[in-house]
Context: one part of a larger RNA
RNA sequence: UCCUACGAGUUACUCUCAUCUAGCGAGAUUAAGGUAUUCAGUACCGUAGUCGUAGCGAAAGCGAGUCUGAAUAGGGCGCAAGAGUUAGGUGAGGUAGACGCGAAACCGUGUGAUCUACCCAUGACCAGGUUGAAGCUUUGGUAACACAAAGUGGAGGACCGAACCAGUUGACGUUGAAAAGUCUUUGGAUGAGUUGUGGGUAGGGGUGAAAGGCCAAUCAAACACGGAAAUAGCUCGUACUCCCCGAAAUGCAUUUAGGUGCAGCGUUGGUUUUGAGUUUUAUAGAGGUAGAGCUACUGAUAGGGCUAGGGGGCUUCACCGCCUACCAAACCCUGACAAACUCCGAAUGCUAUAAAAUGCUUACCAGCAGUGAGGGCAUGGGUGCUAAGGUCCAUGUCCGAGAGGGAAAGAACCCAGACCAUCAGCUAAGGUCCCCAAGUGUAUACUAAGUUGAUCUAACGAGGUCGGAUUGCAUUGACAGCUAGGAUGUUGGCUUGGAAGCAGCCAUUCAUUUAAAGAGUGCGUAACAGCUCACUAGUCGAGCGAUCUGGCAUGGAUAAUAAUCGGGCAUAAGUAUACCACCGAAGCUAUGGACUUUAUAAAAGUGGUAGGGGAGCAUUCUAGUUGUGUUGAAGGUGUAUGGUAAUGUAUGCUGGAACGGCUAGAAAAGAAAAUGUAGGA
Numbered sequence: 001u002c003c004u005a006c007g008a009g010u011u012a013c014u015c016u017c018a019u020c021u022a023g024c025g026a027g028a029u030u031a032a033g034g035u036a037u038u039c040a041g042u043a044c045c046g047u048a049g050u051c052g053u054a055g056c057g058a059a060a061g062c063g064a065g066u067c068u069g070a071a072u073a074g075g076g077c078g079c080a081a082g083a084g085u086u087a088g089g090u091g092a093g094g095u096a097g098a099c100g101c102g103a104a105a106c107c108g109u110g111u112g113a114u115c116u117a118c119c120c121a122u123g124a125c126c127a128g129g130u131u132g133a134a135g136c137u138u139u140g141g142u143a144a145c146a147c148a149a150a151g152u153g154g155a156g157g158a159c160c161g162a163a164c165c166a167g168u169u170g171a172c173g174u175u176g177a178a179a180a181g182u183c184u185u186u187g188g189a190u191g192a193g194u195u196g197u198g199g200g201u202a203g204g205g206g207u208g209a210a211a212g213g214c215c216a217a218u219c220a221a222a223c224a225c226g227g228a229a230a231u232a233g234c235u236c237g238u239a240c241u242c243c244c245c246g247a248a249a250u251g252c253a254u255u256u257a258g259g260u261g262c263a264g265c266g267u268u269g270g271u272u273u274u275g276a277g278u279u280u281u282a283u284a285g286a287g288g289u290a291g292a293g294c295u296a297c298u299g300a301u302a303g304g305g306c307u308a309g310g311g312g313g314c315u316u317c318a319c320c321g322c323c324u325a326c327c328a329a330a331c332c333c334u335g336a337c338a339a340a341c342u343c344c345g346a347a348u349g350c351u352a353u354a355a356a357a358u359g360c361u362u363a364c365c366a367g368c369a370g371u372g373a374g375g376g377c378a379u380g381g382g383u384g385c386u387a388a389g390g391u392c393c394a395u396g397u398c399c400g401a402g403a404g405g406g407a408a409a410g411a412a413c414c415c416a417g418a419c420c421a422u423c424a425g426c427u428a429a430g431g432u433c434c435c436c437a438a439g440u441g442u443a444u445a446c447u448a449a450g451u452u453g454a455u456c457u458a459a460c461g462a463g464g465u466c467g468g469a470u471u472g473c474a475u476u477g478a479c480a481g482c483u484a485g486g487a488u489g490u491u492g493g494c495u496u497g498g499a500a501g502c503a504g505c506c507a508u509u510c511a512u513u514u515a516a517a518g519a520g521u522g523c524g525u526a527a528c529a530g531c532u533c534a535c536u537a538g539u540c541g542a543g544c545g546a547u548c549u550g551g552c553a554u555g556g557a558u559a560a561u562a563a564u565c566g567g568g569c570a571u572a573a574g575u576a577u578a579c580c581a582c583c584g585a586a587g588c589u590a591u592g593g594a595c596u597u598u599a600u601a602a603a604a605g606u607g608g609u610a611g612g613g614g615a616g617c618a619u620u621c622u623a624g625u626u627g628u629g630u631u632g633a634a635g636g637u638g639u640a641u642g643g644u645a646a647u648g649u650a651u652g653c654u655g656g657a658a659c660g661g662c663u664a665g666a667a668a669a670g671a672a673a674a675u676g677u678a679g680g681a
Stems, first nucleotide, its partner, number of pairs: 001681006011096003015093010027051003033045004055062002065077004099237002102234001106227006117201009126191001128160003131156001135152006164188003170183003203219001205215003240616006250263005264371002266368006275360001276361001277358009291344001292342002298338002302334004307328001309327002311324004374399010404415003419593004424589003430583003433567002439580001441579006453569001460555002464552010481539005487512003492506003518533001522531002594606004617670001619667010635654008
């Protein structure tokens, strides 16, 4: 992992609610118990009790009334409307283990110290080697001691190192040889040493040279059995078919936030039927949003003017006074801001009335729910960074619970809502060179970047290119090129070491000769020189400049394997505008069929999770009835066939003795999932 079997809403309750069926009915019904008998969930007694028929009051009590009250008032609850009750079935609730499996834990009673911790009693063990304490002896030495040397001696939680005990390092082993080992290496090895045997301490307890260690492979509270089916607002699982309808992820509350109660939204039944609901139009309203505005308030605010007050400067012995590119109230002019500003002020939405359309979509009561984690997109906002596939509201929509076509692929983007069948047609979005159904379509432009063609960018830059507008010059010759000139006072003055057009400063940057030529546009020199420009003439011969604006391109342009899906496309198969044709979906139409609503027909409808309702199939057993079977039952395995489906029927082979149909009833009544249980492969 597969196969087979088993495996989850049950049962009880003279408890509650509702509904269906049956009996009786202003009544209904017996319980315990008893009697009888044909002994069966039978018949008949049994009226104790229960529910209903009357309520009100705390009660006494009164009673179609009663309570409150002084009340004959008012008010509250009732009557005036009349259906219940018993039994059975069903849907729910309650109490029970209560749909099934699942804790970690808690408590009680016992069993454990043959493992291990510590202790007690009694035994056992520690090769060999090294070091050489005290004491003692001898000699020396001393007044005597002390002291010194040599020897002797054999101390030590002494040294090295086997057994023994331990477990430092590395490797191997890791479904091991082993539920802790093997090899190598290492520590202790006369001691707080190791070890045998017997005994002691017990679970909130022991023992612990202390690690929460150990107490039988179990320890932050052992193990066994019991309370016990503990509890689980949690996770997982929960088994046949078809038909009708079809949600929610919101509000309030919650020791509440992944739970629950009430409401909202669903479903089923009943009642409501000219009144609701929905839509449109018209009319009448309330309101302060968007916008706008602010010498209309509150506040904020830029520039200017005018001018209190203040600062600064000048003056003064002081008071005065004067100035001010300083700060600045109020006022004036111009400009301009606001969710908690408003002199104003929409569109929508909301309310009411009227008319029309639609056709039960409305409302109420009762049974049963589920939901109470929502999400994306668009729009209006808060928050955040006008960040987020962020977060919180509002309005709408879709996904959720929605298949189909398009967007390469994609929950919610675009189109469009799938009852079934068809080798029929028309379209939507989107497409029509090939993959790939349909145009290598028509017309006119643009793009040269493979830009772009389904994908992202800006500020800024740029004689890319194509348009539009305005304007200047131009056959009295423009623009560009070429030829020639580009001078004089003067090296202007100042400055400077120098400054001569060209370091810098100054300025009636003047004047003269001229066709024209700056007290000089740039290069250059130490300074000159030199080159050049402006400007002018000639040559040439027709357009040449400037500004603004639009289209498409261009640089800016940086992300982790590759990429328009791919090939390709340059007179596009790219972009823009206009037009025609075609393709294209489960849309619409056509034809046939099924079902639902409805008395029939017509007509309309038939996507669907949670969930509500309806109708059926199959399995086992029971009762009644009716059948099949050794001329072959059930079961097994093939084939054919009926039914919308669950499933039914016929038949071949196998098998070898039981088994069906119909009408009812009762359930140990349907498996693919529960890290399900057992067996097998």
Predicted 3D model of a 681-nucleotide part of an RNA (large-subunit ribosomal RNA, domain II) from bacterium SCSIO 12643. The full RNA is in RNAcentral, with records from ENA. The prediction has a mean pLDDT of 82.